[in-house]
c-di-GMP-I riboswitch aptamer from Oceanirhabdus seepicola, 91 nucleotides, folded computationally. Rfam family: c-di-GMP-I riboswitch aptamer. From the family's description: GEMM was predicted in a large-scale screen for bacterial structured RNA regulatory elements.
RNA sequence: AAAUGAUAAUAGCAAACUUAUGGAAACAUAAGGACGCAAAGACAUGGGUCUAAAAUACAUAUUAACGUAUUAUGAUUGCCAGUUUGCCGAA
Numbered sequence: 001a002a003a004u005g006a007u008a009a010u011a012g013c014a015a016a017c018u019u020a021u022g023g024a025a026a027c028a029u030a031a032g033g034a035c036g037c038a039a040a041g042a043c044a045u046g047g048g049u050c051u052a053a054a055a056u057a058c059a060u061a062u063u064a065a066c067g068u069a070u071u072a073u074g075a076u077u078g079c080c081a082g083u084u085u086g087c088c089g090a091a
Base pairs, nucleotide, nucleotide: 005088012037013036017032018031019030020029021028022027035078041084042083043082045081046080047079048076049075050074054071055070056069057068058067
């Protein structure tokens, strides 16, 4: 220095659930709370997954509403990959 990651040390993050707020929803934020995490730090770039307000098509109706299907432009990095930065240091 690189790879690796401990039954070590220090510091950190925070699932489910509850309450409040925002949103059509998926979800997000804040507080409480800890299932877990060595990148569970940052970036929606590729794949995956979730949602369907709106749009389009169809059906009904014929003014509208309601119903079905498709689509992300919405969401997720605590699903995987990629890019980038970083703490500690046993064998």

The organism belongs to Oceanirhabdus, within Bacteria. The sequence is in RNAcentral, with records from Rfam. Of the family's consensus pairs, 95% are formed in the model.